Record summary: A computed fold for a 75-nucleotide RNA from a marine sediment metagenome, annotated as transfer RNA. Its mean pLDDT, the model's own confidence on a scale to 100, is 81. Rfam family: tRNA. It is annotated as a transfer RNA.
RNA sequence: UGAGGAGUAGGCUAACGGUAAGCCACCUGACUCUGGAUCAGGCGAUUGUAGGUUCGAAUCCUACCUCCUCAGCCA
Repeated sequence: UGAGGAGUAGGCUAACGGUAAGCCACCUGACUCUGGAUCAGGCGAUUGUAGGUUCGAAUCCUACCUCCUCAGCCA
């Protein structure tokens, strides 16, 4: 430098262009001498950044940023 892949909550993973969901964690309560476990309830996202297309974008297009893989160049 070129090609491909990835970026969504504190963590992990979903979401055929039409309300961003689940698990863990966390908080509150019950139970318990206390804790854990269990049970009940509750909380969190401008989807990497900036634009574009569209009635509507996490999703499609463009540029950029970060990470991974492969190839190339220089030494």